[in-house]
Context: one part of a larger RNA
RNA sequence: GGACGAACGCUGGCGGCGUGUCUAAGGCAUGCAAGUCGAAUGGGUUUAGACCCAUGGCAAACGGGAGAGUAACACAUUGGUAACUUACCUUGAGGUCGCGGAUAAUCAGCCGAAAGGCUGGAUAAUACGCGAUGGAAAUGAGGGGACACAAGUCAUUCUCAUUUAAAGAUUUAUCGCCUCAAGAAAGGCCUAUGCCCUAUCAGCUAGUUGGUGAGGUAAAAGCUCACCAAGGCUACGACGGGUACCGGGUGUGAGAGCAUGGCCCGGCUCACUGGGACUGAGACACUGCCCAGACUCCUACGGGAGGCUGCAGUCAAGAAUCUUCCCCAAUGGCCGAAAGGCUGAGGGAGCGACGCCGCGUGCAGGAAGAAGCUCUUCGGGGUGUAAACUGCUUUUCUUUGGGACGAAUCUAUGACGGUACCAAGGGAAUAAGGGGCUGCUAACCUCGUAUAUGCAAUUGUUAGCAGUAACGUUCGUAUUACUAGAGUGCGCGCCUUAAUG
Repeated sequence: GGACGAACGCUGGCGGCGUGUCUAAGGCAUGCAAGUCGAAUGGGUUUAGACCCAUGGCAAACGGGAGAGUAACACAUUGGUAACUUACCUUGAGGUCGCGGAUAAUCAGCCGAAAGGCUGGAUAAUACGCGAUGGAAAUGAGGGGACACAAGUCAUUCUCAUUUAAAGAUUUAUCGCCUCAAGAAAGGCCUAUGCCCUAUCAGCUAGUUGGUGAGGUAAAAGCUCACCAAGGCUACGACGGGUACCGGGUGUGAGAGCAUGGCCCGGCUCACUGGGACUGAGACACUGCCCAGACUCCUACGGGAGGCUGCAGUCAAGAAUCUUCCCCAAUGGCCGAAAGGCUGAGGGAGCGACGCCGCGUGCAGGAAGAAGCUCUUCGGGGUGUAAACUGCUUUUCUUUGGGACGAAUCUAUGACGGUACCAAGGGAAUAAGGGGCUGCUAACCUCGUAUAUGCAAUUGUUAGCAGUAACGUUCGUAUUACUAGAGUGCGCGCCUUAAUG
C1' cells in the first nucleotide's frame, strides 16, 4: 500500500446497487411458511349462490434454511455400468371385457378432563379383490447369427412352457386408464487421479482378505449369512490423534505462490439427541409415523402435547449483525380441463455510512486588505478574497400540477407507487468533519501552569509519548499534558483495532 459479512470512537446531507448472528447446530411466546381437485366418489348444512366432512388422486422427496458431522469415492476431474432405476412430459404401437366383497364420513349407543377412542347398522368410487384376453413383456429350456470375450449383449431371429393388464368422467369436444418400445431429463453404483497438520501415532485388521453356496437389492459387491482357505493394508506413512463441508471462485501478488471458501452457482450432509422402518417412481422423509432420551407445556394425576439450522420476532451469548412490513402484479413451483386456489419460493418496501459508486454543502466579483483572533524586533506580519457587500445559479431542498415502463393477451389485471421521471414556483436557501504536525512522513510557532513522596539503591508515580527509531523533566526546559493560532493530508467520512497476502 491492498482487502473485509467487520467492530470501537468522533462525525453524519442525498441517491443507486449490493450486503447484514462470523458467537450458543443455545432455548423459543405469537402469526404465517403445502396444498389442491366436485370434470373420481359418498354424505351434511343451507338454499337463487355456495360452503363443510370423509373416501380417493396428484403434490407434499421440490422450493427455503444451516454447516453440526465428515479426511470420505464427501467433493473435483476422468472414464465405466455388457451390474441399474425413473412418477409427471414427448413420440410410436396395441388395448380398455366381465364379476365380487368391503369401508369412511353420516346415523345410533358408549368411554374420556383433554388428546382421542370403542361397539353396532347402512353406502359409493378412477379405493380394494377375482376372472378373461395377450403378434407385448418377464422368467425358464433349446438352435443358428453378429458383437464382445469373463460372465454376456444385440436383432425384420426361431421353437416350447409358465406368468402378468386396465377405470372411468363429461358440456360428446375431449380428458383419463393399461401394456410395451424409444426420447428427454434426473438419479444409484463402480474405477483412476487430486484432496490439511501430526511419527512426541509404527505397526493395523477377524466380516478382517479371498472363494463356494444361499439370502438380499432397481443394481455389482462380505451388502448379509453358513462353510472353507489365511489372507488384506503399511515409511510412496497404514492405524491413531487433531482440525476441517468440498468445488466454481475470492483476496493478494509481475508471476510462481500464499491465504481463504461469507453473499451467488453446483455437489454433499444435517433437521431437539440417538435408533428404526412405513408409504411411495423417488425418503429412511425440516413443518410425516414409531421407539428411547433430555428439555418445555397442559392435566380432573388416569394421561396427553411440542420441536423456528423456514419468514418475521424474542431471550441468552457476544466487540457485533435488521421489520412480528406489502403483494402474488411479474418470474417460477404444486394442484386443477379451466376459472382459479396455495406459495415468508419470489417480487418489493423498511432498518444499518456495513461496502462500492455517484452527487451536493454554491458560483463570479469583492481591500495593499474591515473587525476579531494570533505572532511581533511594536515598525508590522498571518488568518485573507477569506468575510461583509454586489450580482448570478438552483444540483439538492421545498410547494403545486402531470405521471410511467415493468402487462404477456382483444378486454381486464401493478404489491412496488402517486414511486421514478417531467413541468412550473420559492429561496443560498436544508447539508463538514475527523486524524495527524520530532525523524521515518505532508504539516510549527506562541503563552502560562505542574513537579512531590517512598527507598540504601535498582525503581515506581503525578504525566509521559509509543507503529518504529529516538527524545524529555527543579541550572530552568520541551518533541510531553493542558491552552491558542497557523499549516498539512483525507473528506460524508476520518481514525483505531483484529486476521490475512
Predicted 3D model of a 501-nucleotide part of an RNA (small-subunit ribosomal RNA, 5' domain) from a Patescibacteria group bacterium. Rfam family: Bacterial small subunit ribosomal RNA. Model confidence (mean pLDDT): 81 of 100. Taxonomically the source falls in Bacteria candidate phyla (Bacteria). RNAcentral holds the full RNA, with entries from ENA and SILVA.